[in-house]
RNA sequence: CCGCGCGGGAGAGUCUCGCCGCCGCCAGCGGCGGGCGCCGAAGGAGCAACCCUCACCAGGGAAAUCUCACAGGCCAGCGGACCGCGCGGG
Numbered sequence: 001c002c003g004c005g006c007g008g009g010a011g012a013g014u015c016u017c018g019c020c021g022c023c024g025c026c027a028g029c030g031g032c033g034g035g036c037g038c039c040g041a042a043g044g045a046g047c048a049a050c051c052c053u054c055a056c057c058a059g060g061g062a063a064a065u066c067u068c069a070c071a072g073g074c075c076a077g078c079g080g081a082c083c084g085c086g087c088g089g090g
Base pairs, nucleotide, nucleotide: 001089002088003087004086005085006084007083008082013036015035016034017033018032019031020030021029022028037074038073039072043070044068045067046066050061051060052059053058
C1' cells in the first nucleotide's frame, strides 16, 4: 500500500400534482411519472502552493473531507468517504 471479515458512520422534502394498487368508502400507505426545493461522505470532474522546462510568453507535473453538482441521495432499509479491531498478501 492492497484485499477480506466484523463493528462504528453524517447530511438533505416521508413537499406538491397526476395515474395505478391495497381498503367497501373516506383517510392512510405503497408503486410509477411530472414539478419545484434541498444534501454531498460511493463514483466522476476541477484547481493552489510547490516542482520542472523557458529570456519572456507559455507548457508539463501537482491533493483533499475544498469546489462543481454529471452521477447518487433527501421515512426506514440499502448504500456510505472515513475510523476501529482481526486476518491475509505485496
Description:
The prediction has a mean pLDDT of 81. The RNA shown here (Glycine riboswitch aptamer) has 90 nucleotides and comes from a soil metagenome. The sequence is in RNAcentral, with records from MGnify. Of the family's consensus pairs, 95% are formed in the model.